Annotation:
The RNA shown here (TPP riboswitch aptamer (THI element)) has 95 nucleotides and comes from Siphonobacter aquaeclarae. Model confidence (mean pLDDT): 75 of 100. It was read from a public genome assembly, where an Rfam model found it. The model forms 95% of the base pairs in the Rfam consensus.

[in-house]
RNA sequence: GCCAAACUUUAGGGGUGCUCGCAUGGCGGGCUGAGAUGAUACCCUUGGAACCUGAACAGGUUAGGACCUGCGAAGGGAAAAGUGAGACAGCAUUC
Numbered sequence: 001g002c003c004a005a006a007c008u009u010u011a012g013g014g015g016u017g018c019u020c021g022c023a024u025g026g027c028g029g030g031c032u033g034a035g036a037u038g039a040u041a042c043c044c045u046u047g048g049a050a051c052c053u054g055a056a057c058a059g060g061u062u063a064g065g066a067c068c069u070g071c072g073a074a075g076g077g078a079a080a081a082g083u084g085a086g087a088c089a090g091c092a093u094u095c
Base pairs, nucleotide, nucleotide: 001091002090006083007082008081009080010079011045012044013043014042017031018030019029020028021027022026047088051076052075053074057070058069059068060067
């Protein structure tokens, strides 16, 4: 010196589990969470842990469950523009 955040618009990606009661077309409640199914709501979009594979995984915990931790410096994974203050990581240069 360059480049974040945040906001707006449009585009795209994703998940919806465990448990109880009634019922057996489904409805209602409880737990965690941003979100537990059609809300167009929530989250995420390469600085990518939103989400998927590994996984009917392992340790812990619980009424039970990805509930917590590991796995994870693993492998995949979807974007552009504008406004914009300021400088985390990163890159370049100089001393």